The prediction has a mean pLDDT of 79. This is a predicted structure of a 91-nucleotide RNA (Glycine riboswitch aptamer) from Desulforamulus ruminis. Rfam family: Glycine riboswitch aptamer. Rfam links the family to the GO term glycine biosynthetic process. NCBI's taxonomy places the organism under Bacteria, Bacillati, Bacillota, Peptococcaceae, Desulforamulus.
RNA sequence: AUACGGGAGAGACCUCUGGCUGAGGCGCCGAAGGAGUAAAGGAGCGGUGAAGCGAAACCGGUUUUGAAACUCUCAGGUAAAAGUACUGUAU
Numbered sequence: 001a002u003a004c005g006g007g008a009g010a011g012a013c014c015u016c017u018g019g020c021u022g023a024g025g026c027g028c029c030g031a032a033g034g035a036g037u038a039a040a041g042g043a044g045c046g047g048u049g050a051a052g053c054g055a056a057a058c059c060g061g062u063u064u065u066g067a068a069a070c071u072c073u074c075a076g077g078u079a080a081a082a083g084u085a086c087u088g089u090a091u
Base pairs, nucleotide, nucleotide: 001091002090003089004088005087006086011026013025014024015023016022027078028077029076033074034072035071036070040065041064042063043062045060046059047058048057
């Protein structure tokens, strides 16, 4: 990667429309995608080291890199079915 399987959450809410579809409104969900972040690391600054010069090392801010099933809810979703994160088997 392909084939066959497993696979959650959240109003079958309200309005418009004769109805499907569609549009709008309020609420809700996190497991497509997207964004944020911890530990730790890098850089540089200041202090201690340090009685004249000065190193290792340590300490404190700054900045930067930084994962997820955590956080956000832009996107997506909110009966069943289908499908998605992730996952099992075979090739």